[in-house]
Molecule: c-di-GMP-I riboswitch aptamer
Organism: Woeseiaceae bacterium
Formats: sequence, C1' cells, structure tokens
RNA sequence: UUCCGAUAAGGGCAAACCCGUUGAAAAACGGGGGCGCAAAACCACCGGUCUAAGGGCGCAAGCCUAGGACAGCGGGGCUACCGAA
Repeated sequence: UUCCGAUAAGGGCAAACCCGUUGAAAAACGGGGGCGCAAAACCACCGGUCUAAGGGCGCAAGCCUAGGACAGCGGGGCUACCGAA
C1' cells in the first nucleotide's frame, strides 16, 4: 500500500412508527425513535422499483409516459476512519 473486517478503540449513520413542514404524488427535510449498517459517505452511469403533475389516447372509466423520486434493491464510479486475524 492492496485485499480483508474483530464481541478491539474512538466515534458515526438511522428502518418502521409518531409529530411538523414542503410536494400533484412518489418522496424529501426537521424533531422524536432505533430496525439495522464498515462505506447506511457521495454520484441516477447500467439494470430495477415507485409516482404520473404536465403531456398523449379515450365518450367515460381508465391506460401510456419522467424531464420527478429511491444510493437502506443489485451492479458500477469515486472518496474516507480504525487495524486484530
């Protein structure tokens, strides 16, 4: 230094759920909470998933559609703390 990851040290993050705010929604953010996480830091590049305001179609019901969202779905990229085996 690379791989790797311990019942190590110091710490870190925060699922469900509840409250508030934003949003058409998915969801995000703040507070509480703590299921879990060694990249659960960051990036929508590939696959996937969610939503469908706007748009398209339709007599209607409704269907299709991402330029919206998910990095705690998988892969990839990139950066980083510690150091037992």